[in-house]
Context: one part of a larger RNA
RNA sequence: GGCGUAUGGGGAAUGCCUAGGCUCUCAGAGGCGAAGAAGGACGUGAUAAGCUGCGAAAAGCUGCGGGGACUGGCACAUACAGACUGAUCCGCAGAUAUCCGAAUGGGGCAACCCGGCAUAUUGAAGAUAUGUCACACCGUAAGGUGGGCGAACCCGGAGAACUGAAACAUCUAAGUACCCGGAGGAGAAGAAAACAAAAGUGAUUCCGUUAGUAGUGGCGAGCGAACGCGGACUAGCCCAAACCAGUAUUGUUACGGCAGUGCUGGGGUUGUAGGACUACGAUAUGAGUUGUGUAAUGAAUUAGAAUCCUUUGGAAAGAGGAGCCAUAGACAGUGAUAGCCUGGUAUAAGUAAAGAUCAUUAAUUCUAGUAGUAUCCUGAGUAGUGCGGGACACGUGUAAUCCUGUAUGAAUUUGGCGGGACCAUCCGUUAAGGCUAAAUACUCCUGAGAGACCGAUAGUGAACCAGUACCGUGAGGGAAAGGUGAAAAGAACCCUGAAUAAGGGAGUGAAAUAGAUCCUGAAACCAUACGCUUACAAGCGGUCGGAGGCUUUCGAGCUGACGGCGUGCCUUUUGCAUAAUGAGCCUACGAGUUACUUUUACUAGCAAGGUUAAGCACUUCAGGUGCGGAUCCGUAGCGAAAGCGAGUCUGAAUAGGGCGUUAUAGUUAGUAGUAGUAGACGCGAAACCGUGUGAUCUACCCUUGGGCAGGUUGAAGCUUUGUUAACCCAAAGUGGAGGACCGAACCCGUUGACGUUGAAAAGUCUUGGGAUGACCUGAGGGUAGGGGUGAAAGGCCAAUCAAACUCGGAAAUAGCUCGUACUCCCCGAAAUGCAUUUAGGUGCAGCGUUGGUAUAGUUUUAUAGAGGUAGAGCUACUGAUUGGAUGCGGGGGCUUCACCGCCUACCAAUUCCUGACAAACUCCGAAUGCUAUAAAAUGUUUACCAGCAGUGAGGGCAUGGGUGCUAAGGUCCAUGUCCGAGAGGGAAAGAACCCAGACCAUCAGCUAAGGUCCCAAAAUAUAUGCUAAGUUGAAAAAACGCGGUUGAACUGCUUAGACAGCUAGGAUGUUGGCUUGGAAGCAGCCAUUCAUUUAAAGAGUGCGUAACAGCUCACUAGUCGAGCGGUUCGGCAUGGAUAAUAAUCGGGCAUAAGCAUAUUACCGAAGCUAUGGGAUAGUAAUAUCGGUAGGGGAGCAUUGUAGUGACGUUGAAGGUGAUUCGCGAGGAUUGCUGGAGUAGCUACAAAAGAAAAUGUAGGCAUAAGUAACGAUAAGCGGUGCGAGAAACACCGCCACCGAAAGACUAAGGUUUCCUCAGCUAUGCUAAUCAGCUGAGGGUUAGUCGGGACCUAACGCGAACCCGAAAGGGGUAGUGGAUGGCCAACGGGUUAAUAUUCCCGUACCUGCUCACACUAAACGUGACGGAGGCGAAAAGUUAGUGCGUACUGACGGAAAUGUACGUUGAAGCAAGUGGUAACACUGCGAUAGUACACUAAGGCUACGGCCGAGGUGAUAAUCUAGCAAAUCGACUUCCAAGAAAACCAAGUGAAGCAGCCCGUACCGUAAACCGACACAGGUAGUUGGGAUGAGAAUUCUAAGGUGCUC
Repeated sequence: GGCGUAUGGGGAAUGCCUAGGCUCUCAGAGGCGAAGAAGGACGUGAUAAGCUGCGAAAAGCUGCGGGGACUGGCACAUACAGACUGAUCCGCAGAUAUCCGAAUGGGGCAACCCGGCAUAUUGAAGAUAUGUCACACCGUAAGGUGGGCGAACCCGGAGAACUGAAACAUCUAAGUACCCGGAGGAGAAGAAAACAAAAGUGAUUCCGUUAGUAGUGGCGAGCGAACGCGGACUAGCCCAAACCAGUAUUGUUACGGCAGUGCUGGGGUUGUAGGACUACGAUAUGAGUUGUGUAAUGAAUUAGAAUCCUUUGGAAAGAGGAGCCAUAGACAGUGAUAGCCUGGUAUAAGUAAAGAUCAUUAAUUCUAGUAGUAUCCUGAGUAGUGCGGGACACGUGUAAUCCUGUAUGAAUUUGGCGGGACCAUCCGUUAAGGCUAAAUACUCCUGAGAGACCGAUAGUGAACCAGUACCGUGAGGGAAAGGUGAAAAGAACCCUGAAUAAGGGAGUGAAAUAGAUCCUGAAACCAUACGCUUACAAGCGGUCGGAGGCUUUCGAGCUGACGGCGUGCCUUUUGCAUAAUGAGCCUACGAGUUACUUUUACUAGCAAGGUUAAGCACUUCAGGUGCGGAUCCGUAGCGAAAGCGAGUCUGAAUAGGGCGUUAUAGUUAGUAGUAGUAGACGCGAAACCGUGUGAUCUACCCUUGGGCAGGUUGAAGCUUUGUUAACCCAAAGUGGAGGACCGAACCCGUUGACGUUGAAAAGUCUUGGGAUGACCUGAGGGUAGGGGUGAAAGGCCAAUCAAACUCGGAAAUAGCUCGUACUCCCCGAAAUGCAUUUAGGUGCAGCGUUGGUAUAGUUUUAUAGAGGUAGAGCUACUGAUUGGAUGCGGGGGCUUCACCGCCUACCAAUUCCUGACAAACUCCGAAUGCUAUAAAAUGUUUACCAGCAGUGAGGGCAUGGGUGCUAAGGUCCAUGUCCGAGAGGGAAAGAACCCAGACCAUCAGCUAAGGUCCCAAAAUAUAUGCUAAGUUGAAAAAACGCGGUUGAACUGCUUAGACAGCUAGGAUGUUGGCUUGGAAGCAGCCAUUCAUUUAAAGAGUGCGUAACAGCUCACUAGUCGAGCGGUUCGGCAUGGAUAAUAAUCGGGCAUAAGCAUAUUACCGAAGCUAUGGGAUAGUAAUAUCGGUAGGGGAGCAUUGUAGUGACGUUGAAGGUGAUUCGCGAGGAUUGCUGGAGUAGCUACAAAAGAAAAUGUAGGCAUAAGUAACGAUAAGCGGUGCGAGAAACACCGCCACCGAAAGACUAAGGUUUCCUCAGCUAUGCUAAUCAGCUGAGGGUUAGUCGGGACCUAACGCGAACCCGAAAGGGGUAGUGGAUGGCCAACGGGUUAAUAUUCCCGUACCUGCUCACACUAAACGUGACGGAGGCGAAAAGUUAGUGCGUACUGACGGAAAUGUACGUUGAAGCAAGUGGUAACACUGCGAUAGUACACUAAGGCUACGGCCGAGGUGAUAAUCUAGCAAAUCGACUUCCAAGAAAACCAAGUGAAGCAGCCCGUACCGUAAACCGACACAGGUAGUUGGGAUGAGAAUUCUAAGGUGCUC
């Protein structure tokens, strides 16, 4: 270290629970608000941070009612109070009700600031109190109304896109989402210019049906009525006009009137036309509202039956026994499960406000007839029409009907409109005015209740102080987090410890392993103890066998040396151990559902019929029963239709043919499968559109402020001189220009390095660029998303930009990827064809499965056929083609006057001979396959119908082909096979090759492929050869080569002596001829290469020479003595033979364990056999049982419901072990834990099963005790406190900054400031310390800053303009500093504040009193850059003097030296200087302080500390430098440089008054912005000395610090 067992830690799953949710039912209510809402801010308690309540009358006040004992909310403590003289509490009605908010006196950065008027407080100023003061509309006025908020529902205005159409434009989505206006408890609609169709209905709305019908529609996707019928509920009315009257007014007049218009009253309201009018008649009938009475009901509330004993137990409500009540056995609680213990429940009672109903009388409002028909009236820029749109189911269509932007434009009851173009007839109806309940929709809210809804990762986001913490500038986003116990009985006391930490005892309790991190307490993970095992071992970690050890209840359990076999899971694929995807591990959660419609199967009811829907009634009330027959399906078809009908259509037909009849089963419901419409199995885009939110980042712009050390150069102009006729020009000087130069601050970011899980989500160091300019920067504002801004990079617009962010449409869409969860049984594919904006998708067919119906199918043999492949062939076609013969014809040459003619190693037809080719040649032509018939075998394998699929990426091998290179592990077809979806044996290892198809078991047998020396089962088998290469024996080697070896055939020589070796010869004519400088066998040419001598010898086979010579060969003889050669065809070897780590498994192989042939035996698989068992089919005999996609069947488990009989404190669920049953999913029993619920059976219903989705949440590992601990400016010593000190405090030394790392201050932060007490967390370590925790304290103003003053950019905005609405501009005005205006200084004092308190000394404004004066206009305020000049403060340096202290060399003195100090405001003033600003002088100041010396007294932790008082102020207002605040006038340049208020009229004395807000602390930073105690960023003022031009650089003062390991 591994395995096992035990005990713990950790963690929070599981079980149980519920205080909270979710979905509904019934009833109520359906608003609140200027009488100040909703919602907030701030307060309010004895102590009070939060929540709740309340409002300065503040966890409350008053009255009435109820109630009857404790009370001061959550909330538990102490104190103090209240209460039977009736509290707290409950109900009703009142009072009070700060500030903000519509917000409303004005303003504003919500919860703040500032006013006017009236009254009061003292006459004024000032202050305080109470009331009042917005705008719009209506109204003469008095006065009234409106505004804003709120969940859905309703009406209107305006109105998307994604998406679907497999693209997209009409269309769809959809008049949806969103925005806007408005109303109410409902809203809208509504009493026919309506439907209908020869019959009728009689406003509207809603439900069922008609009906997915008629229609509409790129006639695509889709959209989709109405009439009618059945129901719910029912309700009808009023004006305008005609006519009459009154009144006001206008016109006209013959002044008698007449006419018009407006208003008021009467009248009148319709289609069978009605009304006016004329005539007659009459006060009827009915309805509503208000008032009065009545009173069911109605708040708090009251009464409300009936139980005991025994037993177990901590506890009884359990169990046992015996009773009782019930108009009450709903429910909840009580120490386990309660009708009779408690609260309640049934029932009964009660009444304030209110009040259905009923009655009444009074007031008031509305309501009616008959006849006549001459005249009048009956809704006008209307109806209609043209053009353009929209709405109607209806997309312009044949398009009626409705609305209207535009242009036109009727009729008048003998009229008008409609009935789906239009016309006629007929029918219906009477527009151009208005009102109208119920039936219908919804639920922010209240009460009562329900659930086969959830039970803490669920259910609301929220069970808990949640729209909280937290994130974001903002709109907006948005968590986690429940449980002690019956009762706190919440652990007195003791011990360890520094300890109030923690632990151990003791005690409580039934239980403390229920101890507050608290019920149960799983897993990952982390430990401890014990048993076995482990240091030569190669390992997907298991499985099979098993030595040994330990234990044992004797059944067995744990361990496992050694050996055999063995490349995880998922997904996706032709194919994955793959080095292709996904997962660190564990736990919980996590994906085919629901509604409606269709179709098929099964089950049930009824059946030529079946069935109700809405609704209504009853009821034991979300249940059920009945009624309800509208509707739907079926019962008859055919035809385009009229239509006819067991037939009909076609047709001239009675023919023929098509579709039907003859053979009738449907329908309703339930369950299951599938499809469609819906998000439709889950998760996942990039995008599109709509309303809003953002310019605190950044871009540009506007307004108003600020900044730029120092040095250099030396433009124009000017002056002088020279020069010129005069200019010009030149020189010197002066001058001080410049998108000038160098270079700090400041801005930027060129180079290199570092950094890269950083110090930093862009920096550090170094080096660079600009640095008076198109410069940098602060504050306040403006521009907003197809928009802005952009010296332009598609840059920037809050760490986001080729279209920001937020929320919504929205679950957009995704032919794409991933994931998709228990078991067993049966069958079991495809990767093909056709088509496709199609190729990784889909449709139909093919192949699968389930059910049904029918009777085929397959194989073999025989027979009979069609056919044109393989092959073959080509004087058999078409085409191509080798060699030869012949040589038509042509070319060339010759000849010729021309024609003939001749020649030709030229081309070449036909023919002949010869050879040979073809997928698109065939005179021919198989095998196989195919068709048919017959027989045999097999036995559903076949076909059809119906339900449901999957597949439509294939791959290897063999064979036949195409393509390619007769390349590919290539590609495309065909036939077969296997893999796919197939395990087993062999081939070392291997998807496909060889063998062989796995239901399970066996320590049985036989075989296949392949093997038999060892690894490693079986032959060191037999016989005969071959190989010498480790060839064989790597997956594979070629052409060509080879006297390797071996075999066969043919052939030559040979005892007449072969072949090889050795000895000898190898001659002559002749140096053959020619050629040649030479050529003699041998440069070359020629040829009767001849002849002679010979045993034999070439006019020469090679070497050689300049040429000869020389050597040699052929040939011959001798010797030797038996075989020696050649050619061809085989076997096995061999060269050819080159790839990168050592590798045929290894050893080995010569008499094989290699190769070949033959033979026998054996081994060898999940094959076959044997034995036993299971399942399916079948009566049985028997047969079958590999399996991916997929189809079918049968079951297990989980949660809940109903019924049933049960279990449980003598111990349920859950957890954790053991045993056991089932093929399995799983079940049962039992030990321990646990402490209250639970399982079985029969049915039912599902949020119903996880290992994977870079899944979601939580927990825990790993890396790892590893990296790191954030500027390398630096610490060290002593002492102290303390349990403890590197870091805290004090002292000393050292070091660092010092244009800062010092001091002040704006923004921002918001208590961080000071003191005391602490150290769990925070601090990158420790901590006694702290910007941490707890408590207490702290910010004082007429003069400082802001307001009560002013205005800029800009904002808002009466009037006014524009716009569908919301709203957008905008004058007067009003707000708005970064600017204008404006009065205080010095010293002291606190732990912490000071120009604020105190002391002293000043100033400003207003008022009171007195005096004087009166008035408007102009002005002023009031402004740029650069430059030099002048004045000049603080400050600073040096020197001198002075004061104090020190120094004093052995003592004293003096001089010397050293160090420190040598100061003094605002204000006032009549003086002095200056152009002015300003300065000086005097007073302020017989203020005050520093410093030095001294010191009464007090305190002390003995170190010291505090300290009244005193002395020293004739201690300089000295000299010389530097000098940048500030001020003044001036010069110069072009880009020409805010506005308004204040101001210009006061003087004098004494008094009075002077409001609100800020004020602590940090502020180049540990307190701000950057997630941090972060090397970054952050405006302004000051900024000493030495060096130096300098604010550079280096060192240093004051002051600060040593950077938290």
Molecule: large-subunit ribosomal RNA, half A
Organism: uncultured Aquimarina sp.